Description:
A computed fold for an 81-nucleotide RNA from Peptococcaceae bacterium CEB3, annotated as transfer RNA. Its mean pLDDT, the model's own confidence on a scale to 100, is 81. Its Rfam family is "tRNA". The organism belongs to Peptococcaceae, within Bacteria.
RNA sequence: GGGCAGGUGGCCGAGUGGUUAAAGGCGGCAGACUGUAAAUCUGUUCCGGAAGGUACGGUGGUUCGAAUCCAUCCCUGCCCA
Numbered sequence: 001g002g003g004c005a006g007g008u009g010g011c012c013g014a015g016u017g018g019u020u021a022a023a024g025g026c027g028g029c030a031g032a033c034u035g036u037a038a039a040u041c042u043g044u045u046c047c048g049g050a051a052g053g054u055a056c057g058g059u060g061g062u063u064c065g066a067a068u069c070c071a072u073c074c075c076u077g078c079c080c081a
Stems, first nucleotide, its partner, number of pairs: 001080007010026003018064001027045006046053002057073005
């Protein structure tokens, strides 16, 4: 340099244009159980009392509506040279 795949919450990871504050797992917190702990189970885990707001690498665009489609840039991995 060329080709391909990818970037999502604290971490891993699923995600069809609307049903997605986003499955599932790990971790955290609270509770149950236990003499204590571990294991297991239940609840919870962006902000907010709620309504709502904000969020999927950055920016811009399409659309009534974008994590999802388009353009561009950045970054990571694999293959070829």